[in-house]
RNA sequence: AGUUGACCAGAUCGUCGCCGCUGUUAUCUUUCGGGAUAACGGGGGAGGAAAGUCCGGGCUUCAACAGGGCAGGGUGCCAGGUAACGCCUGGGUAGCGUGAGCUAACGACAAGUGCAGCAGAGAGUAAACCGCCUAUGUGUUUAUGCAAAUAAAUGCAGGUAAGGGUGAAAGGGUGCGGUAAGAGCGCACCGGCCAGCUAGUAAUAGUUUGGUGCAGGGUAAACUCCACCCGAAGCAAGACCAAAUAGGCUUCCUGAGGUAUGGCCCAUACUGGAAGCGGGUAGGUCGCUUGAGCCUGUGAGUGAUUGCAGGCCUAGACGAAUGACGAUUCACGACAGAACCCGGCUUAUCGGCCAACUCCC
Numbered sequence: 001a002g003u004u005g006a007c008c009a010g011a012u013c014g015u016c017g018c019c020g021c022u023g024u025u026a027u028c029u030u031u032c033g034g035g036a037u038a039a040c041g042g043g044g045g046a047g048g049a050a051a052g053u054c055c056g057g058g059c060u061u062c063a064a065c066a067g068g069g070c071a072g073g074g075u076g077c078c079a080g081g082u083a084a085c086g087c088c089u090g091g092g093u094a095g096c097g098u099g100a101g102c103u104a105a106c107g108a109c110a111a112g113u114g115c116a117g118c119a120g121a122g123a124g125u126a127a128a129c130c131g132c133c134u135a136u137g138u139g140u141u142u143a144u145g146c147a148a149a150u151a152a153a154u155g156c157a158g159g160u161a162a163g164g165g166u167g168a169a170a171g172g173g174u175g176c177g178g179u180a181a182g183a184g185c186g187c188a189c190c191g192g193c194c195a196g197c198u199a200g201u202a203a204u205a206g207u208u209u210g211g212u213g214c215a216g217g218g219u220a221a222a223c224u225c226c227a228c229c230c231g232a233a234g235c236a237a238g239a240c241c242a243a244a245u246a247g248g249c250u251u252c253c254u255g256a257g258g259u260a261u262g263g264c265c266c267a268u269a270c271u272g273g274a275a276g277c278g279g280g281u282a283g284g285u286c287g288c289u290u291g292a293g294c295c296u297g298u299g300a301g302u303g304a305u306u307g308c309a310g311g312c313c314u315a316g317a318c319g320a321a322u323g324a325c326g327a328u329u330c331a332c333g334a335c336a337g338a339a340c341c342c343g344g345c346u347u348a349u350c351g352g353c354c355a356a357c358u359c360c361c
Base pairs, nucleotide, nucleotide: 001358002357003356004355005354007352008351010329011328012327013326014325015324016323018045019044021042022041023040024039025038026037027036028035029034047335051346052345054344055343056342057341058340059234060233061232062231072230073229074228075227076226077091078090079089080088081087092106093104094103095102096101107225108224112223113222114219115218129164130163131160132159133158136157137156138155139154140153141152142151143150144149172190173189174188175187176186177185191214192212193211194210195209196207197206198205199204238286239285240284241283248277249276250275251274252273253272257271258270259269260268261267293312294311295310296309297308298307299306300305330333
């Protein structure tokens, strides 16, 4: 000067409050289990992220939708850890860094379909713009020649992926041979692919073992294919107790009165009182913090993690507490505030401190 991992998050004290818990006393109440209120005392009271609500679970209700399949969504190198995961650990491969280390949606484009701006002749069963060649086919001209023909130059057809140019990318690289010029066309070496062998649980690595002139450019956070996983909604989940008022149902009482229909009677419909039952609302209680918990020691393991022993209990509100003031002191204090609970990830964060390691002097 850095890298990785772990920890702290102003400190000490006083006064007054706030929210739970607990002890004693007093009062009220009771179905005798207890409950409520008040006073006094004791003790506890935000975080590393309590946040974003992005993943994974517990728990609850609904539903059985419990087995099989379709659709839809997710994950994706290998092995291990875990309750589980898209998380973590170790390893592999590729890239970055002098290094400690860091980063990676990292299965398949050799099943099928699709896509690719600009530039460029050509972008996928490759392609001929410049260049190179004129062997082959076919013309023209010139020279030689009586002629047949030969040679040279040049045009067209044609050949050519070595060289130039375009591009992110143009169908292995270097050399020799070869050729009209060229070309894995042939050969040597290097590289690639396929198979085998060796090492490894595997991903993968190695290989003067064999085969193959190399066929197969890129892209799957494009459709798709392959493998595996996934029911939905969330503590305002939900469970229990339960008024007043107004509905509902059942039984009983009166068997009468009133109103409507009607000219009147009968008849029909509505209307009363009491008791009981049941659902729901207000309200209350539970869910609610003892849990995949934390600390210490020790064993296993490279590690994530885990076994055993001992110890500890560490907010639990609901119009919602965790505050205010003062004193001393320092390095003058960041991001930020629980709401059912855990495991992760991500994001924000003044600074301080510890351990291991790296590079330079």
Molecule: Bacterial RNase P class A
Organism: uncultured Psychromonas sp.